This is a predicted structure of a 173-nucleotide RNA (c-di-AMP riboswitch aptamer (ydaO/yuaA leader)) from Kitasatospora atroaurantiaca.
[in-house]
RNA sequence: GGCACUCGAGCACCGAACACGGACAGGAGCGGGGGAACCAGGUCAGUCUGCCGUGCCCCCGCGCCUGUCCAGGCGUGGGGAUGCGGCUCGGGGUGAAGCCGUCCUGCGGGCGGCCGGGCUUCCUCAGGGCCCGAACCCGACAGCUCACCUCGCAGGCGUCGCAGAGGACUCCC
Numbered sequence: 001g002g003c004a005c006u007c008g009a010g011c012a013c014c015g016a017a018c019a020c021g022g023a024c025a026g027g028a029g030c031g032g033g034g035g036a037a038c039c040a041g042g043u044c045a046g047u048c049u050g051c052c053g054u055g056c057c058c059c060c061g062c063g064c065c066u067g068u069c070c071a072g073g074c075g076u077g078g079g080g081a082u083g084c085g086g087c088u089c090g091g092g093g094u095g096a097a098g099c100c101g102u103c104c105u106g107c108g109g110g111c112g113g114c115c116g117g118g119c120u121u122c123c124u125c126a127g128g129g130c131c132c133g134a135a136c137c138c139g140a141c142a143g144c145u146c147a148c149c150u151c152g153c154a155g156g157c158g159u160c161g162c163a164g165a166g167g168a169c170u171c172c173c
Stems, first nucleotide, its partner, number of pairs: 011158001013156002020026001029153006039143001050087006057080010090141001091138004098114007115133005121168005127162001128160001
C1' cells in the first nucleotide's frame, strides 16, 4: 500500500413500517381492512351465483325384515334445506406493479402501444438521464359508509454527490 472478513457509528434510498421503553407488554404517531342512513347498485337482456367431504332434517325410489290393519325398522341411490371442514375457476384486498394488440413450443413467455411508479434536505412546476411494472393474502364472501370492531409498523438495500424556476426548512456570519 492492496484484498478479504468481523464489529461499531454516521449519512442516505424503496416502503405505512417510527419516537419512548434494557427487553417484553404497552404506546404518541403513521398505515390498512370490516362496518348504517343517504347515494350508488339491482329489476328486461347478458354475465355471475363454483367444486369436494361430512353431520342432522325433509321428499322420492329400490331391496330386505316385522306386522291383524294403519304402519315401523335396516341398508342403499337421487333431490332439497341447513351446519361444519377443505379447495380455487368466480369475486375481492394490500401494492406503482395495469389495459389493449400480436406472436410462440400457448403452463407461461416474447414484441409493440397506452398507462402507472422510483432516483439523496423538503414541496410544486417544467426538462434530460437511469431503473421498476413484482409478490402475497381472503376463501363463494365484502360498494360508499357515522358510531363501532379489527390488523400492521416488516423486509430489502448504497446514490444522477443532473440541472432550471418559485417557495419552505436547517446551519453559519
About this RNA:
Model confidence (mean pLDDT): 76 of 100. The RNAcentral record of the sequence draws on Rfam. It matches the Rfam family "c-di-AMP riboswitch aptamer (ydaO/yuaA leader)". From the family's description: This family represents a conserved RNA structure found upstream of the ydaO and yuaA genes in Bacillus subtilis and related genes in other bacteria. Lineage of the source: Bacteria > Bacillati > Actinomycetota > Actinomycetes > Kitasatospora.